[in-house]
Context: one part of a larger RNA
RNA sequence: UUGGGCGUAAAGAGCUCGUAGGCCGCUUGGUAAGUCGGGUGUGAAAUUUCGAGGCUCAACCUCGGAACGCCACUCGAUACUGCCAUGGCUAGAGUACGGUAGAGGAGUGUGGAAUUUCCAGUGUAGAGGUGAAAUUCGUAGAUAUUGGGAAGAACACCAGUGGCGAAGGCGACCACCUGGUCCGGUACUGACGCUGAGGUGCGAAAGCGUGGGGAGCAAACAGGAUUAGAUACCCUGGUAGUCCACGCCGUAAACGAUGUCUACUAGCCGUUGGGAGACUUGAACUCUUAGUGGCGCAGCUAACGCAAUAAGUAGACCGCCUGGGGAGUACGGUCGCAAGAUUAAAACUC
Numbered sequence: 001u002u003g004g005g006c007g008u009a010a011a012g013a014g015c016u017c018g019u020a021g022g023c024c025g026c027u028u029g030g031u032a033a034g035u036c037g038g039g040u041g042u043g044a045a046a047u048u049u050c051g052a053g054g055c056u057c058a059a060c061c062u063c064g065g066a067a068c069g070c071c072a073c074u075c076g077a078u079a080c081u082g083c084c085a086u087g088g089c090u091a092g093a094g095u096a097c098g099g100u101a102g103a104g105g106a107g108u109g110u111g112g113a114a115u116u117u118c119c120a121g122u123g124u125a126g127a128g129g130u131g132a133a134a135u136u137c138g139u140a141g142a143u144a145u146u147g148g149g150a151a152g153a154a155c156a157c158c159a160g161u162g163g164c165g166a167a168g169g170c171g172a173c174c175a176c177c178u179g180g181u182c183c184g185g186u187a188c189u190g191a192c193g194c195u196g197a198g199g200u201g202c203g204a205a206a207g208c209g210u211g212g213g214g215a216g217c218a219a220a221c222a223g224g225a226u227u228a229g230a231u232a233c234c235c236u237g238g239u240a241g242u243c244c245a246c247g248c249c250g251u252a253a254a255c256g257a258u259g260u261c262u263a264c265u266a267g268c269c270g271u272u273g274g275g276a277g278a279c280u281u282g283a284a285c286u287c288u289u290a291g292u293g294g295c296g297c298a299g300c301u302a303a304c305g306c307a308a309u310a311a312g313u314a315g316a317c318c319g320c321c322u323g324g325g326g327a328g329u330a331c332g333g334u335c336g337c338a339a340g341a342u343u344a345a346a347a348c349u350c
Base pairs, nucleotide, nucleotide: 004321005320006319007304008303012318014202015201017199021195022194023193025089026088027087028085029084030083031082033081034080035077036076037075038074039073040072041071048066049065050064051063052062053061054060092192093189094188095187096186097184098183099182104178105177109173110172111155115151116150117149118148119147120146121145122144126137127136163170164169207248208247209246210245211244212243216242217241221237222236223235224234259317260316261315262314263313264312267295268294269293270292271291272290273289274288275287276286277285279282299306300305323350324349325348332343333342334341335340
C1' cells in the first nucleotide's frame, strides 16, 4: 500500500462544541470544468505482439503490420458531480406560540435525626472489644441515663432495571438566577444540514499550592493480638486526607468494555413523561409520540449472544488495530510547582 477489521480475540478517542476538509433534500433553466463519444496531431528506434524470411534448428538477427493505459487541439452528448441564476420549493434543520416532567447547573438561607465533645444531675464498678483475648477507658467516678451548650459532615424513610445531564456526575427543604429535553397543532425562515484532522472547553477519585475548617471516618504511623514469621487480614489509637474558597493536575474497568448522525427491517409484555379518542366515567380501555427495561423472529456472530435503545440491512464523516515480550518503556518535543501526563520507537528475544 491493497485487503480485512474494532461488545468479549489487537482495536471506539472520557465527553461536548467547533475551524479547515469530506459528504449533502426536492425542482427549473443555463454552462460544459469533471464524465462519455468521434476526429486530427503526437506517442523516435529498440523492446512487446502477429505474419514472413536468414544463420542446418533454436536462442539470435532482418523485413512488414498491429499495439504503445498518456497528452494537446477540435467537434459533439448532458444522465450524474461541479459552477451560475444569492432562481423556485418544504418533507431535513431552525424560530415563534401554548403546555410539560425532572437528584440538570450556580450561589444564598433554613431544618431534623445521628455522632463526638463540654457543663450539670442520678448512679456504681466496671466499660470497650474479640473466634478467644489484650492494648485502651474507668473510684481524679467511666459505661448507662436525664437536661443544656458547641462543632463539623452527611441527608434515613420516600426510592423505583424511576428521573435529569454530552460525559464526569446529580438525592433533606424554601425562594432566587440559569441550561437543555419532550408534546401539541398553527404561523414563519427556506437546506441555514451531518461529520469533524488540528483547536477550545468540561472532566470521578487520588494528588499538589495558598488560606480556612476538622465531628465522624481514616492511607502513613504506634501499640495489642494471630502466626514458624505477619512490615497483613482482626482489635485499640491515630496524622495527612476527606469538607470550604481560589488555582493546578487531566487520568480511571472515564464500561453499554459497543464513536456520532440518518434511513429501513415480524411480534409480545412492563415502566416514565406528554398528547388524542370513544364509551359503560374507570385504580380502567384504545391509539400516538419521546425515553427506559424484559423476552423473541428474520438476519448477523467463532461462539457467547445482539435482535427497532442492533452486534441486522445500507449511507456520510472521524478515531483506532496489524503476533507475544521488550513497552505505553527509552530518547527527543509539548504541558505541569511537583507527582507525572501526552506524543512515541529500536536493539534483542520467543
Model confidence (mean pLDDT): 86 of 100. Small-subunit ribosomal RNA, central domain from an uncultured prokaryote, 350 nucleotides, folded computationally. The RNAcentral record of the full RNA draws on ENA.